Bacterial RNase P class A from Treponema sp., 349 nucleotides, folded computationally. Lineage of the source: Bacteria > Pseudomonadati > Spirochaetia > Treponemataceae > Treponema. Rfam family: Bacterial RNase P class A. About the family: Ribonuclease P (RNase P) is a ubiquitous endoribonuclease, found in archaea, bacteria and eukarya as well as chloroplasts and mitochondria. The coordinates come from a structure-prediction model, not an experiment, and the mean pLDDT is 76. It is recorded under the gene name rnpB. The sequence is in RNAcentral, with records from ENA.
RNA sequence: GCGAUGCAUCAAGCUGCCGCGUUGCGCCUUACGGCGCAGUGAGGAAAGUCCGGGCUCCGCAGGGCAUGAUGCCGGGUAACCCCCGGGCGGGAGCGCAAGCCCCCGACAGCAAGCGCAACAGAAAGCAAACCGCCUCUCUGCUUGCAGGAGGUAAGGGUGAAAAGGCAGGGUAAGAGCCUACCGCGGAACCGGCAACGGUUCCGGCGCGGCAAGCCUCAUCAGGAGCAAAGUCAAACAGCGGCGGAACUGCCCGUUUAUGCCGCGGGUAGACUGCGUAGAUCUGUUUCGCAAGGAACAGACCAGAUAGAUGGCAGCAUACACAGAACCCGGCUUAUGAUGCAUCGUUUUU
Repeated sequence: GCGAUGCAUCAAGCUGCCGCGUUGCGCCUUACGGCGCAGUGAGGAAAGUCCGGGCUCCGCAGGGCAUGAUGCCGGGUAACCCCCGGGCGGGAGCGCAAGCCCCCGACAGCAAGCGCAACAGAAAGCAAACCGCCUCUCUGCUUGCAGGAGGUAAGGGUGAAAAGGCAGGGUAAGAGCCUACCGCGGAACCGGCAACGGUUCCGGCGCGGCAAGCCUCAUCAGGAGCAAAGUCAAACAGCGGCGGAACUGCCCGUUUAUGCCGCGGGUAGACUGCGUAGAUCUGUUUCGCAAGGAACAGACCAGAUAGAUGGCAGCAUACACAGAACCCGGCUUAUGAUGCAUCGUUUUU
């Protein structure tokens, strides 16, 4: 110098002119609205909509089944498929070693039941004699070979996987057949909240793998979503009242291309929800290894509804990804610059 990872910070600033949304105040206007002044105006991801919650409406006595999700342990949190700490397993690096450090892990249960395993291979689950090894009082002869009858899972070969591993004993050759160590399972004790770890003893091992197959166990989950939901409320249909007119000269009654008044469902439209008080932000103290919690003090920080947040010029060469729409906590993805730490690599001195 380059690259990778982790953490942190910023995402430009100022001036002039023009323009847009919004808040407050003032003035004008019957009202709609207009003008002036002052303030304020995107993000670290506003994104993907992948998780979790708030909020709203509907549903809901209680329990069970089904379905879905989560899945080592403990903690944090409003909650989580999130975060923190720890354990176990795997991998890289350093180190003589003990160990240290970094990264990754759907990391509960196959000693309940069912199911599955292509190809290869003799044999794939309460296994199997293809080659090989060994025995024979069997047969043949070329006298160490072929056949036959048995033994054998130590060796070879196939496979992702061959029924504990390895060393010694043992044996005709072998075999947990026997022994030590390791592994596996069980019990006791010790440490730890726990996951788990350690020590001792017992069992020759019955009990291979897969639950990102069904399943079992534990925990959690009612549904739909701001186009939720609520308020006000034209016009048209319809209904009622009082008139008018016609049947009919009068009363009752009936009818209606009619007038006025009222009701009317909640559409068009407008408003609320919606951004002054919340899982908010900033600072200090304090508890905690940490995630985070508590206390105190201060602050109020975009709010549109076809959707504002922009354009030009200059200081100067001024820049990536990208644009809120009910609101928060995460995760993931995109992306420019700077600083610090660790590691790798290359070049020069």